RNAcentral holds the sequence, with entries from MGnify.
A computed fold for a 122-nucleotide RNA from a soil metagenome, annotated as SAM riboswitch aptamer (S box leader).
């Protein structure tokens, strides 16, 4: 820059000692947080992107007399494990813009889309 996904899931130590909630957003609100934040370590988890594993369909080559077999490539299901990444308050914690619908309503409420973001594979 492309594709995919973001309503689900999952924490205990230890060291430290005052902050934090990734970005348009310096704000605002609305929460965590000395019953220990952020940050390092350690170990455990959750997840199933990419990788294994097992199934199963199916194309193509191969191979047999014909079956059996074997190679590759897709597409379905399933472990959750062997590596590789992510993640472990709250929807991406909530806010911008555009349509649409209800509503007297520009402020409210739902449902769609952009745009930002975040992770993943190329």
């Nucleotide at each position: 820059c492309u594709u995919a996904u973001c309503a689900a899931g999952a924490a205990a130590g230890g060291c430290u000692g005052a902050g934090g909630g990734a970005a348009a957003a310096c704000g605002g609100g609305c929460c965590c947080u000395u019953u220990g934040a952020a940050g390092c370590c350690u170990u455990g988890a959750c997840a199933a992107c990419c990788u294994u594993c097992c199934u199963u369909u199916u194309a193509u080559c191969u191979g047999u007399a014909a079956c059996a077999g074997g190679a590759u490539g897709a597409g379905g299901g399933g472990a959750g494990a062997u590596g590789g990444u992510g993640c472990c308050a709250a929807c991406u914690c909530c806010u911008u813009c555009c349509c649409u619908g209800c509503g007297g309503a520009u402020u409210g409420c739902a449902g769609g889309g952009a745009g930002a973001g975040a992770u993943a594979a190329g």